Transfer RNA from a Candidatus Dormiibacterota bacterium, 73 nucleotides, folded computationally. Its Rfam family is "tRNA". Rfam describes the family as follows. Transfer RNA (tRNA) molecules are approximately 80 nucleotides in length. Gene Ontology term of the family: triplet codon-amino acid adaptor activity. Lineage of the source: Bacteria > Bacillati > Candidatus Dormiibacterota. The prediction has a mean pLDDT of 80. RNAcentral holds the sequence, with entries from ENA.
RNA sequence: ACUCCCGUAGUUCAGCGCAUAGAACACUGGAUUGCUACUCCAGAAGUCGUGGGUUGGAAUCCCACCGGGAGUG
Numbered sequence: 001a002c003u004c005c006c007g008u009a010g011u012u013c014a015g016c017g018c019a020u021a022g023a024a025c026a027c028u029g030g031a032u033u034g035c036u037a038c039u040c041c042a043g044a045a046g047u048c049g050u051g052g053g054u055u056g057g058a059a060u061c062c063c064a065c066c067g068g069g070a071g072u073g
Base pairs, nucleotide, nucleotide: 001072002071003070004069005068006067007066010025011024012023013022018056027043028042029041030040031039049065050064051063052062053061
């Protein structure tokens, strides 16, 4: 330098055009218990890397850039 993959809640990831963006773990509150733990219930938490574009509609498609990883020279 070029090619490919990834970037979504604190963490690990799902969601690949019809939208109220989800799960697990973690966290907070409650129930249970003599107290913890386990279990159960509820809750909070996201500019979907950034900026443009396409579309009636974009996390999802296109372009550029930024960050991480792999490969080739």